[in-house]
């Protein structure tokens, strides 16, 4: 990094460090951001995707992993409702993306 299945509306922050940009890419929106982003580290909490113990269930216990702004922040490409040409708003399906388990 590739293919497969699942699942993505719910849930969970503080500190030390760092110092300006971040929300996956690219457009475009909105937003978060020196009352401190992003990144580390630590502690702490939230799931239940493997795994662990028990006849068997329960997040109840062991471990690997994930997570802790906003629906995956929305939209983008098809179909399609709302007098329905734009505009706007919704609805289902795709793409592309996250993580978990498998495969070669």
């Nucleotide at each position: 990094g590739a293919c497969u299945u699942a699942u993505c509306a719910a849930g969970a922050a503080a500190g030390a460090c760092u110092g300006a940009g971040g929300g996956a890419u690219u457009g475009g929106g909105c937003c978060c951001u020196g009352u401190g982003a992003u990144g580390u580290c630590u502690u702490a909490g939230c799931a239940a995707c493997c795994u662990u113990g028990u006849a068997a269930a329960a997040g109840c216990u062991u471990g690997g992993u994930g997570c802790u702004a906003a629906c995956u922040c929305c939209c983008a490409u098809u179909c399609u409702g709302a007098a329905a040409u734009a505009a706007u708003c919704g609805g289902a399906a795709g793409a592309a993306g996250a993580u978990a388990a498998g495969u070669g």
Molecule: SAM riboswitch aptamer (S box leader)
Organism: uncultured Cyclobacteriaceae bacterium